RNA sequence: UGCCGAAUCGCCUCUGGUCUGGGCCAGGGCGAACGGGGGAACCAUGUCGUUGGGGCUAACCGCGGCCUUGUGUUGCGGCGCGCUGCUCUUUCUGCGCGAGCCCGUCAGCUAACCCCGUAGGCCGGUGAAAGAGG
Numbered sequence: 001u002g003c004c005g006a007a008u009c010g011c012c013u014c015u016g017g018u019c020u021g022g023g024c025c026a027g028g029g030c031g032a033a034c035g036g037g038g039g040a041a042c043c044a045u046g047u048c049g050u051u052g053g054g055g056c057u058a059a060c061c062g063c064g065g066c067c068u069u070g071u072g073u074u075g076c077g078g079c080g081c082g083c084u085g086c087u088c089u090u091u092c093u094g095c096g097c098g099a100g101c102c103c104g105u106c107a108g109c110u111a112a113c114c115c116c117g118u119a120g121g122c123c124g125g126u127g128a129a130a131g132a133g134g
Base pairs, nucleotide, nucleotide: 002122003121004120008032009031010030011029012028014027015026016025017024018023033118034117035116036115037114038113043108052106053103054102055101056100060078061077062076063075064074065073066072067070079098080097081096082095083094086133087132088131089130090129091128092127
């Protein structure tokens, strides 16, 4: 030596600003790393009707109640996620979260290959055990 998150690092005799200069800041470009999507074979995909269907993410499922019957609201249960202060793994304890956004009628898996992102937001809780490191 803080946290969620992929959202970090490096280079440029590129452009602009500042400056005596060095340097710094912003933009642009390139690379690495991390993350995501599309995309064969094989496998999977029963039929009919209805109407959509799919992606990022922990952000989902089931059973009830209410009514304004909806992509509504609320309760319970299951399940999932984060923090718990040197780090990692497992466990206990305590405290929180289960939202939002996107594609546009279209996408199962998927080697080669192709494409995209590197943002944004925070302090309620600061305890413990074992192992391995530092």
The RNA shown here (c-di-AMP riboswitch aptamer (ydaO/yuaA leader)) has 134 nucleotides and comes from a soil metagenome. Of the family's consensus pairs, 92% are formed in the model. The coordinates come from a structure-prediction model, not an experiment, and the mean pLDDT is 80.